[in-house]
RNA sequence: GCAUUGUCGGGAGAUGGCAUUCCUCCCGGCGCGAUUCGCAGAUCGCAGACCGCGCCCAACCGCCGCAAGGCUGAUGAUGCCUGUGUAGCC
Repeated sequence: GCAUUGUCGGGAGAUGGCAUUCCUCCCGGCGCGAUUCGCAGAUCGCAGACCGCGCCCAACCGCCGCAAGGCUGAUGAUGCCUGUGUAGCC
């Protein structure tokens, strides 16, 4: 330095919200700032983990059909709420 596995943390899973983490998947890069620590030092400095900010990026973005066109579903899964659809009753 690369790959794999485990743990912790963060993120994602075809239409909204909340909860559960039981499931699957992804986790890197660049720039800027800089208290502590370190180096240097007459002053203006150098580097910089944690942290903060900005940008890019991964997982993700349904199915059938040559096309025209057609189909299922607010869940990855479960529960509830909101919206919507079908059938019946009052």
Predicted 3D model of a 90-nucleotide RNA (Fluoride riboswitch aptamer (crcB RNA motif)) from a Pseudomonadota bacterium. It was read from a public genome assembly, where an Rfam model found it. Rfam family: Fluoride riboswitch aptamer (crcB RNA motif). Rfam links the family to the GO terms positive regulation of gene expression and response to fluoride. Its mean pLDDT, the model's own confidence on a scale to 100, is 76.